Transfer RNA from a Nanobdellota archaeon, 72 nucleotides, folded computationally. The coordinates come from a structure-prediction model, not an experiment, and the mean pLDDT is 83. Rfam family: tRNA. Taxonomically the source falls in Nanobdellota (Archaea, Nanobdellati).
RNA sequence: GCCCUGUUAGCUCAGCGGUAGAGCGUCCGACUGUUAAUCGGAAGGUCUGAAGUUCAAAUCUUCAACAGGGCG
Numbered sequence: 001g002c003c004c005u006g007u008u009a010g011c012u013c014a015g016c017g018g019u020a021g022a023g024c025g026u027c028c029g030a031c032u033g034u035u036a037a038u039c040g041g042a043a044g045g046u047c048u049g050a051a052g053u054u055c056a057a058a059u060c061u062u063c064a065a066c067a068g069g070g071c072g
Stems, first nucleotide, its partner, number of pairs: 001071007010024004018055001026042005048064005
């Protein structure tokens, strides 16, 4: 220098054009003599940034940033 992959909740990850989800964690409650476990519920995200396409973008395109990998 060229190419590829990734960036979504506190953490690990799904979601692949039509109102953003799960597990774990956190908080509240139930249960228990108490704790743990178990069960129920809740909070928490302008989806890395900008621009473009579209009636509609986390999702498609371009540029940039960061992380990882390949080739020279």